Predicted 3D model of a 541-nucleotide part of an RNA (small-subunit ribosomal RNA, 5' domain) from a metagenome. The RNAcentral record of the full RNA draws on SILVA. Model confidence (mean pLDDT): 85 of 100. It matches the Rfam family "Bacterial small subunit ribosomal RNA".
Context: one part of a larger RNA
RNA sequence: GAGCGAACGUUAGCGGCAGGCCUAACACAUGCAAGUCGAGCGAGAAAGGGGCUUCGGCCCUGAGUAAAGCGGCGGACGGGUGCGUAACACGUGGAUAAUCUGCCCUUCGGCGGGGGACAACAGUUCGAAAGGACUGCUAAUACCGCAUAAGCUCAGAGUUGCUGCGGCGACUGUGAGGAAAGGGGGCGCCCGCAAGGGGCUCUCACCGGAGGAUGAGUCCGCGGCCCAUCAGCUAGUUGGCGGGGUAAUGGCCCACCAAGGCAAAGACGGGUAGCUGGUCUGAGAGGAUGAUCAGCCACACUGGGACUGAGACACGGCCCAGACUCCUACGGGAGGCAGCAGUGGGGAAUAUUGGACAAUGGGCGAAAGCCUGAUCCAGCCAUGCCGCGUGAGUGAUGAAGGCCUUCGGGUCGUAAAGCUCUGUGGGGAGGGACGAAAAGCGAGUUGCUAAUACCAGCUUGAAUUGACGGUACCUCCUUAGCAAGCACCGGCUAACUCCGUGCCAGCAGCCGCGGUAAUACGGAGGGUGCAAACGUUGCUC
Numbered sequence: 001g002a003g004c005g006a007a008c009g010u011u012a013g014c015g016g017c018a019g020g021c022c023u024a025a026c027a028c029a030u031g032c033a034a035g036u037c038g039a040g041c042g043a044g045a046a047a048g049g050g051g052c053u054u055c056g057g058c059c060c061u062g063a064g065u066a067a068a069g070c071g072g073c074g075g076a077c078g079g080g081u082g083c084g085u086a087a088c089a090c091g092u093g094g095a096u097a098a099u100c101u102g103c104c105c106u107u108c109g110g111c112g113g114g115g116g117a118c119a120a121c122a123g124u125u126c127g128a129a130a131g132g133a134c135u136g137c138u139a140a141u142a143c144c145g146c147a148u149a150a151g152c153u154c155a156g157a158g159u160u161g162c163u164g165c166g167g168c169g170a171c172u173g174u175g176a177g178g179a180a181a182g183g184g185g186g187c188g189c190c191c192g193c194a195a196g197g198g199g200c201u202c203u204c205a206c207c208g209g210a211g212g213a214u215g216a217g218u219c220c221g222c223g224g225c226c227c228a229u230c231a232g233c234u235a236g237u238u239g240g241c242g243g244g245g246u247a248a249u250g251g252c253c254c255a256c257c258a259a260g261g262c263a264a265a266g267a268c269g270g271g272u273a274g275c276u277g278g279u280c281u282g283a284g285a286g287g288a289u290g291a292u293c294a295g296c297c298a299c300a301c302u303g304g305g306a307c308u309g310a311g312a313c314a315c316g317g318c319c320c321a322g323a324c325u326c327c328u329a330c331g332g333g334a335g336g337c338a339g340c341a342g343u344g345g346g347g348a349a350u351a352u353u354g355g356a357c358a359a360u361g362g363g364c365g366a367a368a369g370c371c372u373g374a375u376c377c378a379g380c381c382a383u384g385c386c387g388c389g390u391g392a393g394u395g396a397u398g399a400a401g402g403c404c405u406u407c408g409g410g411u412c413g414u415a416a417a418g419c420u421c422u423g424u425g426g427g428g429a430g431g432g433a434c435g436a437a438a439a440g441c442g443a444g445u446u447g448c449u450a451a452u453a454c455c456a457g458c459u460u461g462a463a464u465u466g467a468c469g470g471u472a473c474c475u476c477c478u479u480a481g482c483a484a485g486c487a488c489c490g491g492c493u494a495a496c497u498c499c500g501u502g503c504c505a506g507c508a509g510c511c512g513c514g515g516u517a518a519u520a521c522g523g524a525g526g527g528u529g530c531a532a533a534c535g536u537u538g539c540u541c
Base pairs, nucleotide, nucleotide: 001541002540003539004538006537007536008535009534010533013388014387015386016385017384018383019381020380021346026344027343028342030341031340032339035073036072037071040070041069048061049060050059051058052057080299081298082297090223091222092221093220094219095218096217099216100215104212105211106210107209108208109207110206112146114144115143121136122135123134124133125132126131152177153176154175155174157172158171159170160169161168162167182204183203184202185201186200187199189198190197191196225271226270227269232262233261234260237259238258239257240256242254243253244252274296275295276294277293278289279288280287281286301322302321303320304319305318324335325334326333327332352378354377355376356375360374361372362371363370364369391421392420393419394418401412402411403410404409425482426478427477428476429475430474431473435468441461442460443459444458445457446456447455485530486529487528488527489526490511491510492509496525497524498523499522500521506513507512
């Protein structure tokens, strides 16, 4: 000199854009943060309103609504934190001929026919509660057999291509094995008295296979901290054979066999630490750092475990143990803010228990839509950066006043007053956005089709949707009226005199000032530097 997620002191007008617990991964009251689908399924209230009434009640509506249950998809994303981790965790480059991948896209082939349950519900019953138990009824895209099998899997046979020589791929035929679920819309037709069934067609789903995309797992080369006052470490240890396990390689695990493996190019041990893109500094080399934003990793009260699932060993799931808190009828139960706010505590120090799903994105849904503390906004804070203002022009009798003085004067100083203007910010009045494109609805057209239905694509029309916000912005009016401080002035270092004090009181970054004329202490006048800030402290280069 530059920088900061800063803090402290004095001061403080406005706006824009950013940032905001670096400490206790300390404990948490309260609310919200993950739901959705009735076009998968069975069942199904009440209040209120209306009517009747023998005043007991009944009927209609509310409404196939609410709430719940079975089932599906999602809860593995999004959001938080940096405890742990010196490690294939991360970065970079490869390998997977050792692998998986729900939803999505393309494509091929299917979707036949049966069965038995369990919730909800009803009844009985246990418990203070949390929550159960028994009996009975019932549906499905829930569950379970059977059929079928172009692909697929497995076995063994043959042909062939490639190869990293371990294997991998393609084809042919044989044997064995293994799937599925329906929902919605429309229609000239067929059966039927009707209810309904069949048929055709569209659409969403379902099953099997192939390819893709995306995501993930595993392995390897290289790279990035400190201590040698850590020098030897190691028994599943190192390798093999055979098995188990996994989507998959592998001592990952197990039995047996061998005796290996690592290390001064630093093993092992200890300390510290999430890593990176980046950020700060520097001419660079380098040094320091890893807030915000982005990628990866790890964690979710502490420790352990698995279940479900395409995916978890799962922040707002389950089980066990522990500590802590709460409820209890003492028998037993409930909980997990390192989500958003907020509270206590710690600390020099870090914000609102706000608004909205309008936009973007996500989950579910055919859609309308619902949910979304992601997100978009608003609030607080000079925490930072940037911009603007606190007026402009003119004005000498160089006014008054202050200070200094060699008493002549000098200086504050065109500064003020006065005169002429302007109106940013502030105040008042009026107008008033961009961010919104749609989806849905209507019409036309093309495709599908038996079809002018339905459905899908395209074109087009009229409307509708804004938290921010009556905000930004624009116009008019108003008055110089309401808006400047902080540090310094001995040298370094830019800026000097007077008074007070008298090695006192005090200053100080270093050198050093102060003991009677102190440009160094305190005050004043003057000056210098920055300016809505200025200084101080801390840290980095």